[in-house]
RNA sequence: UCCCCGAAAAGGCACGGUCGGCCGAAAGGUCGGCUUCGCAAAGUCACGGGUCUAACGGAGGCACCGCCUCCCACGGCAGCCGGACUACCGAA
Numbered sequence: 001u002c003c004c005c006g007a008a009a010a011g012g013c014a015c016g017g018u019c020g021g022c023c024g025a026a027a028g029g030u031c032g033g034c035u036u037c038g039c040a041a042a043g044u045c046a047c048g049g050g051u052c053u054a055a056c057g058g059a060g061g062c063a064c065c066g067c068c069u070c071c072c073a074c075g076g077c078a079g080c081c082g083g084a085c086u087a088c089c090g091a092a
Base pairs, nucleotide, nucleotide: 012039013038016035017034018033019032020031021030022029023028037079043085044084045083047082048081049080050077051076052075057071058070059069060068061067062066
């Protein structure tokens, strides 16, 4: 100097709840405030798996010009797992 582990310290993030606003068909996302389950990568990336939604599309049905059911990601989830990249502090 670099790598692995991670006690303590200083900070960080923000599940969920809640108030207000915005985007979206929805899942979900986003901004601000309060609270805070947890997280050593709960920083970033949809590459693999998984999972959520089903607008568009397809098939079928009906009391039919509309509605219902099923399938489907080109849409989400990084705080589901794996993977990739980056990274503060450093006792034993």
The RNA shown here (c-di-GMP-I riboswitch aptamer) has 92 nucleotides and comes from Aeromicrobium sp. The prediction has a mean pLDDT of 86. It was read from a public genome assembly, where an Rfam model found it. The source organism's lineage runs through Bacteria, Actinomycetota, Propionibacteriales, Nocardioidaceae and Aeromicrobium. Rfam family: c-di-GMP-I riboswitch aptamer. Gene Ontology term of the family: cyclic-di-GMP binding.